Molecule: Bacterial small signal recognition particle RNA
Organism: Planctomycetota bacterium
RNA sequence: GGCGAGGGGCCCCUGCGAAGGGGGCCUUGCGAACCUGGUCAGGGUGGAAACGCAGCAGCCAUAAGCUUGCGUCUCUUUGUGUGGGGGUCCCUCGCCGAC
Numbered sequence: 001g002g003c004g005a006g007g008g009g010c011c012c013c014u015g016c017g018a019a020g021g022g023g024g025c026c027u028u029g030c031g032a033a034c035c036u037g038g039u040c041a042g043g044g045u046g047g048a049a050a051c052g053c054a055g056c057a058g059c060c061a062u063a064a065g066c067u068u069g070c071g072u073c074u075c076u077u078u079g080u081g082u083g084g085g086g087g088u089c090c091c092u093c094g095c096c097g098a099c
Stems, first nucleotide, its partner, number of pairs: 001096017018078008026069001029066002036061004044053003
């Protein structure tokens, strides 16, 4: 110096997780004075009346939005756990070669 085996340091890539964050879907609840829908007391209005018409409040439902979660999918971050691969340096051992 070459080859092989084992060990260690650093770096890179990567699988599965962990923790944090973003987004989609789902779920929970809230959610519109009027500008959404339904039902519309009272009152209004048409009518001689029967009976209609529009319709505020209330109630019900819902949109946007907000909110909720041991949900789910996905993206992303990391002085995070673990497995795999690669690069590089060092150590130990063996074999071979040279002086």